[in-house]
Source information: Transfer RNA from a Candidatus Omnitrophota bacterium, 85 nucleotides, folded computationally. Rfam family: tRNA. By type it is a transfer RNA.
């Protein structure tokens, strides 16, 4: 140097234009049960701003782009991991 795959919440992980700020597993926290716990069960569980406190709103590696509309197409660039020279 070149060419594939990938980066989504604390974690892993789906989603591939529209009801998805996000399903589902885990983990965490409140409850119930229980003498006490474990196991079960239920409920809850990103961060910024704004807020009349009910809510709104942006953020899916970072920037820009196309579209009525992007996590999801398209260009850069950063980071991992695999191949080839």
């Nucleotide at each position: 140097g070149g060419a594939g795959a990938g980066a989504u919440g604390c974690c892993g992980g789906a989603g591939c234009g529209g009801u998805u700020g996000a399903a589902c597993g885990g983990g965490g926290c409140g409850c119930u049960c229980u003498c006490g716990a474990a196991a079960a069960g239920c409920g809850u569980u990103g961060u910024g701003c704004c807020u009349u406190c009910g809510g709104g709103u942006a953020c899916c590696g970072u920037g820009a782009g196309u579209u009525c509309g992007a996590a999801u197409c398209u260009c850069a660039c950063u980071c991992u991991c695999u191949c080839c020279g």